[in-house]
RNA sequence: UUGCAGGAGAGAGUGGGGCGCACCCACCGCCGAAGGCGCAACCCGCCCGGAAACGCUCAGGCAAAAGGACUGCAG
Numbered sequence: 001u002u003g004c005a006g007g008a009g010a011g012a013g014u015g016g017g018g019c020g021c022a023c024c025c026a027c028c029g030c031c032g033a034a035g036g037c038g039c040a041a042c043c044c045g046c047c048c049g050g051a052a053a054c055g056c057u058c059a060g061g062c063a064a065a066a067g068g069a070c071u072g073c074a075g
Base pairs, nucleotide, nucleotide: 001075002074003073004072005071006070011028013027014026015025016024017023029062030061031060035058036056037055038054042050043049
C1' cells in the first nucleotide's frame, strides 16, 4: 500500500428554501477513531529530529447508508 472481515462516540434537533429522506442557509446542543493543529508522554547514548489512542475541535461526524483510527488474515 491492495483486497476481505471486524470496527466506537454524539440531536431521525429547530426555522427557511426544496417534489424530496438528498442538498443549501441560519440557529442551538453534542462527538472524536478520516484529516489537521497543540502539549510532549514516548523514541533516540546526547544533540538534531520524530511523535500518541493525551488535548483542541478548523475540518469531519451526530437514524440507516457512506466514512472510520485501529485490529486480524492474505498479497
Overview
A computed fold for a 75-nucleotide RNA from a marine sediment metagenome, annotated as Glycine riboswitch aptamer. The coordinates come from a structure-prediction model, not an experiment, and the mean pLDDT is 82. Rfam family: Glycine riboswitch aptamer. Rfam links the family to the GO term glycine biosynthetic process. The RNAcentral record of the sequence draws on MGnify.